Predicted 3D model of a 72-nucleotide RNA (transfer RNA) from Elusimicrobia bacterium UBA5214. It matches the Rfam family "tRNA".
């Protein structure tokens, strides 16, 4: 330098044009003498950045950034 893949809450991931979700974690309450487990509720995301397409973009296209693999 070229090719491919990944980037979504604190962590691990799903979602592939029209509700941003799951598990774990965190907070509050219940339960317990207490802790754990269990039950109920809640907070937390400009979906890596910029631009484009579209009535509408996490999703499609382009560029850039970071990480991983391969080739030279």
């Nucleotide at each position: 330098g070229g090719g491919c893949g990944a980037u979504u809450g604190g962590c691990g991931c799903a979602g592939g044009g029209g509700g941003a979700g799951c598990g774990c974690g965190c907070c509050u309450c219940c339960c317990u003498u207490a802790c754990a487990a269990g039950g109920a509720g809640g907070a937390g995301g400009u979906c890596g950045c910029a631009g484009g397409u579209u009535c509408a973009a996490a999703u499609c296209c382009u560029g850039c950034a970071u990480c991983g693999c391969c080739c030279a």